RNAcentral holds the sequence, with entries from Rfam.
The RNA shown here (transfer RNA) has 73 nucleotides and comes from Lathyrus oleraceus.
The coordinates come from a structure-prediction model, not an experiment, and the mean pLDDT is 82.
It matches the Rfam family "tRNA". The family's RNA type in Rfam is transfer RNA. Rfam describes the family as follows. Transfer RNA (tRNA) molecules are approximately 80 nucleotides in length.
The source organism's lineage runs through Eukaryota, Viridiplantae, Magnoliopsida, rosids and Lathyrus.
This record gives sequence, structure tokens and C1' cells, in this order.
RNA sequence: GGUUUCGUGGUGUAGUUGUUAUCACGUCAGUCUAACACACUGAAGGUUCCCAAUUCGAGCCUGGGCGAAGCCA
Repeated sequence: GGUUUCGUGGUGUAGUUGUUAUCACGUCAGUCUAACACACUGAAGGUUCCCAAUUCGAGCCUGGGCGAAGCCA
């Protein structure tokens, strides 16, 4: 340099055939306990790497950029 795949809450992950994002862990609060842990209940936390395009509507489609990994040179 060429090519393929990937980028989603603090971390990991689902969402792939377009209609305001899933689950687990973690965090916080409550119940329980003498207290802690466990367990149960509830809550907060993401506008989906960035910029455009298409569309009534984009995490999802298209183009460009950035970053990561594999392969080729």
C1' cells in the first nucleotide's frame, strides 16, 4: 500500500433483511441480618466511533474519515 471483519451504557454482549436499544456483571436505594455476604425488589446509567447521503423514519442501507484485528504485498 491492497483486502476482509469489527466499533452499541463503566465492562462484555444481543439487535443483520429500517419504526425512538436486549441481557449479564458492576453501581445506587430498599427488604432481610446484630452486622456483612447471599437472595429478592426497584432505580440510575447508552441518542449506538465521527461527518455527510438516502428515507416519513437509520444501530441497521450508501459514501468519506478515524481506530482495532486478520490476511496478502